């Protein structure tokens, strides 16, 4: 210094690269070889466990690759457990909805982004690093209105 194994750590809109396209060098140049670069910009998102399927939310940029593919994943479905809300209160059983900011619908409201542009630096180059004004949408949240169980027990008005 390299290889292998083990352990630990990190990352979850995350990791990876056999393809296409791109860059450099090169050869015996209708094409090859070697090396390299790129390959999703942020916002938002988790009660616990298990299982399943497979194009897992939102916008920004671009209109030549943010192409194509692989793996994974907080999304989706189902089961169990825990919790919360809905029967005037409390408890128990069940039902429905839901996830700690813990119900549905409608209206209004709704702080907050990064890439990019640009500047500096690095690289022969594709391109990379740092700084970086401005500009979203979804959702959460807030307000208003409407709507949202059954049985039993309980002590009151």
């Nucleotide at each position: 210094u390299c290889c292998u194994g083990u352990c630990a750590u990190g990352a979850a809109g995350c990791g990876c690269c056999a393809g296409u396209g791109c860059c450099u060098g090169u050869u015996g140049u209708g094409a090859g070889c070697a090396g390299g670069a790129c390959g999703a910009c942020g916002a938002g998102g988790a009660g616990g466990a298990g299982a399943g399927a497979g194009u897992a939310u939102c916008g920004a940029a671009a209109u030549u690759u943010u192409c194509g593919g692989c793996g994974g994943a907080a999304g989706c479905u189902c089961u169990c457990c825990c919790g919360u809300g809905c029967c005037g209160u409390u408890c128990c059983g069940g039902g429905c909805a839901u996830g700690u900011g813990a119900c549905g619908c409608a209206g209004c409201u709704g702080a907050c982004a990064a890439a990019u542009a640009u500047g500096c630096g690095g690289g022969c180059g594709a391109c990379c690093g740092c700084a970086g004004a401005a500009c979203a949408g979804a959702g959460a949240g807030g307000c208003u209105g409407c709507g949202a169980c059954c049985g039993g027990a309980u002590a009151g008005a």

The prediction has a mean pLDDT of 76. GlmS glucosamine-6-phosphate activated ribozyme aptamer, 157 nucleotides, folded computationally. The sequence was found by an Rfam model in a public genome assembly.